[in-house]
Molecule: Bacterial RNase P class A
Organism: Arhodomonas aquaeolei DSM 8974
């Protein structure tokens, strides 16, 4: 000098006039002080706080996660490991429990795709046919049958690779090695292991198939839900009613309560709280691999109500990208013009 990788910040300034809007004060037509949109306010995918059912328990059915070990209110989350995959590496991803509980699927090809009918092959007698020899004996066809070692199909075909053995093979038997099983060592664990023994050893993949295990889950949701006010027709029919019917997702089974329900008409939609002080931010410092924790300081940082930050001049300037709160807050994920700062890994060159 290049080129990659992780993580971190910024993401318009800035002076004047006029304008919105929260909060405090005052002399309340207003004045003046001071605050005023994100790093994703986005998706509505996850978890939780907070309000109601509600004083609310068990089951079943559903739905969720799926190595291990910590973090946290909590998680489908972040940290570390540990196995696996990719990449020269730094680093990245993982839907990562069970295939010996059971079902199902694995096209085409192929003899056959999970107790797995043999295509070409390899063998084939005591029987049967024919040759040849005095005999003994050899040869040669053909079928009963035997093999799955070679070959071939295929992503994948009854472990590999040597040796003995057999008519001819074959874990049919032996060495290794791989498989399963029990231990020994390190580790909380996951797991790892040229450590040891025992078995010829079940005959592959798939559960982001159905299944099985193991944890974990009431519901609805700020339009929650509280209060004030103010208007109406305390209006009309129906059904059920303790053997019954209601009670925040479906069933049961317990519990409380006694009224539920269904049409049709009619009034009213206005205000006030919920509404921001929080699992808060920011600094130092101790502890831990680390997420994170403790402790002390110290700081308030939107709260609209159809929905506030906008116009306009001038200047600097990276020349302006994604893109606008609506109860709140920990995550994930997608978008994103330019710029900054720093760890690690490759690769060149020169000394």
């Nucleotide at each position: 000098g290049g080129a990659g990788u992780c993580g971190g910040c910024c993401g318009g300034a800035u002076g004047g006039u006029c304008g919105c809007u929260g909060c405090g004060u005052c002399u309340u037509c207003g004045a003046c002080g001071u605050g005023g949109a994100g790093g994703a306010a986005a998706g509505u995918c996850c978890g939780g706080g907070c309000u109601c059912c509600a004083c609310a328990g068990g089951g079943c059915a559903g739905g969720g996660u799926g190595c291990c070990a910590g973090g946290u209110a909590a998680c489908g989350c972040c940290u570390g490991g540990g196995c696996g995959g990719c990449g020269u590496g730094a680093g990245c991803c993982g839907a990562c429990g069970g295939a010996a509980a059971g079902u199902g699927c694995c096209a085409c090809a192929g003899a056959a795709a999970a107790u797995a009918c043999a295509c070409c092959g390899c063998c084939g007698a005591u029987g049967g046919c024919c040759c040849c020899g005095u005999g003994c004996g050899g040869g040669g066809c053909a079928c009963a049958g035997g093999u799955a070692a070679g070959g071939g199909u295929g992503a994948a075909a009854a472990g590999g690779u040597g040796c003995g053995g057999u008519a001819a093979g074959a874990g049919c038997g032996c060495a290794c090695c791989g498989c399963g099983c029990g231990g020994g060592u390190g580790g909380c664990a996951a797991c790892a292991u040229g450590c040891c023994g025992c078995g010829g050893c079940a005959c592959g993949g798939u559960a982001a198939a159905c299944c099985c295990c193991a944890c974990c889950c009431g519901g609805a949701g700020c339009a929650a839900g509280a209060c004030c006010a103010a208007a109406u027709a305390g209006g009309g029919g129906g059904g059920c009613g303790u053997a019954c019917g209601u009670g925040u997702g479906g069933c049961c089974c317990g519990c409380a309560c006694g009224g539920c329900u269904c049409c049709c008409g009619g009034g009213u939609a206005g205000g006030u709280c919920g509404c921001u002080u929080g699992a808060g931010g920011u600094g130092u410092g101790c502890g831990g691999u680390g997420a994170c924790g403790c402790a002390c300081a110290u700081c308030c940082c939107a709260g609209a109500g159809g929905a506030a930050u906008g116009a306009u001049c001038g200047u600097c300037c990276c020349c302006g990208a994604c893109a606008g709160a609506a109860c709140c807050c920990g995550g994930c994920u997608u978008a994103c013009a330019g710029g900054c700062c720093g760890g690690c890994u490759c690769c060149c060159c020169a000394c």